[in-house]
Context: one part of a larger RNA
RNA sequence: UUGCGGUUAAAAAGCUCGUAGUUGAACCUUGGGCUUGGCUGACCGGUCCGCCUCACCGCGAGCACUGGUUCGGCUGGGUCUUUCCCUCUGGGGAACAGCAUACCCUUCACUGGGUGUGUUUGGGAACCAGGACUUUUACUUUGAAAAAAUUAGAGUGUUCAAAGCAGGCCUAUGCUCGGAUACAUUAGCAUGGAAUAAUAGAAUAGGACUCGCGGUUCUAUUUUGUUGGUUUCUAGGACCGCAGUAAUGAUUAAUAGGGACAGUCGGGGGCAUCAGUAUUCAAUUGUCAGAGGUGAAAUUCUUGGAUUUAUUGAAGACUAACAACUGCGAAAGCAUUUGCCAAGGAUGUUUUCAUUAAUCAGGAACGAAAGUUAGGGGAUCGAAGACGAUCAGAUACCGUCGUAGUCUUAACCAUAAACUAUGCGAACUUGGGAUAGGACGAUGUUAUUUUUUGACUCGUUCGGCACCAUACACGAAAGUACAAGUUUCUGCGUUCCGGGGGGAGUAUGGUCGCAAGGCUGAAACUU
Numbered sequence: 001u002u003g004c005g006g007u008u009a010a011a012a013a014g015c016u017c018g019u020a021g022u023u024g025a026a027c028c029u030u031g032g033g034c035u036u037g038g039c040u041g042a043c044c045g046g047u048c049c050g051c052c053u054c055a056c057c058g059c060g061a062g063c064a065c066u067g068g069u070u071c072g073g074c075u076g077g078g079u080c081u082u083u084c085c086c087u088c089u090g091g092g093g094a095a096c097a098g099c100a101u102a103c104c105c106u107u108c109a110c111u112g113g114g115u116g117u118g119u120u121u122g123g124g125a126a127c128c129a130g131g132a133c134u135u136u137u138a139c140u141u142u143g144a145a146a147a148a149a150u151u152a153g154a155g156u157g158u159u160c161a162a163a164g165c166a167g168g169c170c171u172a173u174g175c176u177c178g179g180a181u182a183c184a185u186u187a188g189c190a191u192g193g194a195a196u197a198a199u200a201g202a203a204u205a206g207g208a209c210u211c212g213c214g215g216u217u218c219u220a221u222u223u224u225g226u227u228g229g230u231u232u233c234u235a236g237g238a239c240c241g242c243a244g245u246a247a248u249g250a251u252u253a254a255u256a257g258g259g260a261c262a263g264u265c266g267g268g269g270g271c272a273u274c275a276g277u278a279u280u281c282a283a284u285u286g287u288c289a290g291a292g293g294u295g296a297a298a299u300u301c302u303u304g305g306a307u308u309u310a311u312u313g314a315a316g317a318c319u320a321a322c323a324a325c326u327g328c329g330a331a332a333g334c335a336u337u338u339g340c341c342a343a344g345g346a347u348g349u350u351u352u353c354a355u356u357a358a359u360c361a362g363g364a365a366c367g368a369a370a371g372u373u374a375g376g377g378g379a380u381c382g383a384a385g386a387c388g389a390u391c392a393g394a395u396a397c398c399g400u401c402g403u404a405g406u407c408u409u410a411a412c413c414a415u416a417a418a419c420u421a422u423g424c425g426a427a428c429u430u431g432g433g434a435u436a437g438g439a440c441g442a443u444g445u446u447a448u449u450u451u452u453u454g455a456c457u458c459g460u461u462c463g464g465c466a467c468c469a470u471a472c473a474c475g476a477a478a479g480u481a482c483a484a485g486u487u488u489c490u491g492c493g494u495u496c497c498g499g500g501g502g503g504a505g506u507a508u509g510g511u512c513g514c515a516a517g518g519c520u521g522a523a524a525c526u527u
Stems, first nucleotide, its partner, number of pairs: 004498003007478002012495001014366001016364002021359003025252002031081012043068005048062001049060003087131005096122002098119008136198003139193002142190002151182002155165002167176003208245003212242005218236003256356001257353003261348002264345002269341004275319002279315006286308001290301002327334002371412006381405001385401004423494003427486002430469003435464001437462006444456004473480002500527003509520004
């Protein structure tokens, strides 16, 4: 590993990218025909044996011997179908065939069959030697090898047994059976197979082949009476050119993926611009005794005119209603107008490339709120703090103030119940009606005055966010259909994580951070 689990019991990294790793679509020789072996079954016999019988027939198969193909089954080899199975040179000659011949059976007949012998004939592989070349593995078969003891297991009356490797027999100056066998993973060696999985080949042909031709170049065994030198012929490498031969040489186009194009779609992103009311403050204005706030009050403001009314202005924040079981985005998240910038999904496509893919240790980008640093800004709200209440107490809940903060720029931080508490990719498995986006269709409706083009209506279809019903299925149940299904009928690919509760996300070490802290991360002890 076979063979656990991860919505809620322990456990899916916040999210995406991505290297190593792991995994990865289909396709290339299959079918026939002929022939020849082996094993085996059925059927039909024959010989031997036994039973029965006068005999024929019949029965039994007894571990006996053997023939026929009439029919099969399993399995091996050869050859031909467009089909190299390594190939050359020299040895070596087997099987088989031919020819001659002896014997036996048979025939009208050297007619046919069988058993031998010889062979100077034809013949390729039973292996030897030497070259020239060679895709490479995984996998699997068989074999050698793999110390014994151990284990399994055969034989054997240790009196039985655990054991041990002994022992058993006469006719005994002896004879004789044993001391088996199996298993033995990985790696290595030899060997048959060629399915499965990789790998290589001919695309700027620098490709293959030819008794081909011609050059360049290297080597030198024989033979020319001998020795030496040179050159040719000849033989063998290598390289180049010409010519010829060929079905000359590029697999599909994955309901895999990428790219191009088209009209769209969206509260996706960035920058600028514009708007809206509210709040607070200020100025001016009218009035006059209270106003605030609460369960009730008080702190608080108020003739120096509070609260309130009206007209303006400023500031900073926010973006109501529309607003939904709707949209977009990797997630965090995203909602006033307009413009600009680049990006994205889905759809459509008789477009293009051709495996480019999936998931991912290490690594990287983004990452709410709070927090940190330096500026800006500071309307609102508001940790800390102050006060008023409440209360046994109140360092709280309620109220009045109010600093940091809340907003923004530049940098950090890297965590959340970052939740769908559900990794990502692929396939399959029930119905239903809505909805947002694209495409297609309809003698449909309407705008209109026909077309174009919109808006509706009705279908179909892709890929979405959800919902309802059902439960074949699963689950401890709640429940689950974009699965939590297709799991003891257990293996689609790939990553991460968990193993009783506490101690503890603590200590310590490392590393990152300005810090706060983050990441990694125990043990003793206890239960």